Annotation:
The RNA shown here (transfer RNA) has 75 nucleotides and comes from Candidatus Pacearchaeota archaeon CG10_big_fil_rev_8_21_14_0_10_31_24. Lineage of the source: Archaea > Nanobdellati > Candidatus Pacearchaeota. Rfam family: tRNA. It is annotated as a transfer RNA.
RNA sequence: GAUCCUGUAGCUCAGCCCGGUUAGAGCACUGCUCUUAUAAGGCAGGGGUCCGGAGUUCAAAUCUCCGCAGGAUCA
Numbered sequence: 001g002a003u004c005c006u007g008u009a010g011c012u013c014a015g016c017c018c019g020g021u022u023a024g025a026g027c028a029c030u031g032c033u034c035u036u037a038u039a040a041g042g043c044a045g046g047g048g049u050c051c052g053g054a055g056u057u058c059a060a061a062u063c064u065c066c067g068c069a070g071g072a073u074c075a
Base pairs, nucleotide, nucleotide: 001074002073003072004071005070006069007068010027011026012025013024020058029045030044031043032042033041051067052066053065054064055063
């Protein structure tokens, strides 16, 4: 230098290919419950407008372009 992959909640990820109810799950966190107590279990709750920007569209996490960060391969 070229090609490709990844970036979504505190963490690990799904959703993207094929645009459309209100962005989800597990763990973690908070409160309650249960227990002699802790853990486990049960119930409820908070937390992200999806790496940044632009474009297309009635509508974008999803499509296109340009960047940023990480990784792989080739030179």